[in-house]
RNA sequence: UCGCGGGAGAGAUCGGGCGUUUGUUCCCCGUCAGGAACGGCGACCCGGAGCCGAAGGCGCAACCGCCCCGGAAACGCUCAGGCAAAAGGACCGCGA
Numbered sequence: 001u002c003g004c005g006g007g008a009g010a011g012a013u014c015g016g017g018c019g020u021u022u023g024u025u026c027c028c029c030g031u032c033a034g035g036a037a038c039g040g041c042g043a044c045c046c047g048g049a050g051c052c053g054a055a056g057g058c059g060c061a062a063c064c065g066c067c068c069c070g071g072a073a074a075c076g077c078u079c080a081g082g083c084a085a086a087a088g089g090a091c092c093g094c095g096a
Stems, first nucleotide, its partner, number of pairs: 001096006013048005018042004023038005050083003056079001057077003063071003
């Protein structure tokens, strides 16, 4: 470094947009075809508060070393990231 397994915390948060829908209702219509509103779904976009801390980043520094310099956390900050599931995930175990 790669593969497999385990792996926490925090709202299924609010508003709007967009996409989608054999849903419901209404409108239009000679027919073909359409339109609107409401509801459902979206690991999509924008914004508002709240919160988490175990990708990354930054800070202090216990500690460590080849010690006039370096390396540094599971501590702190939350820029990024995350707050149903999925994905991700420090770290741990096994294998190469």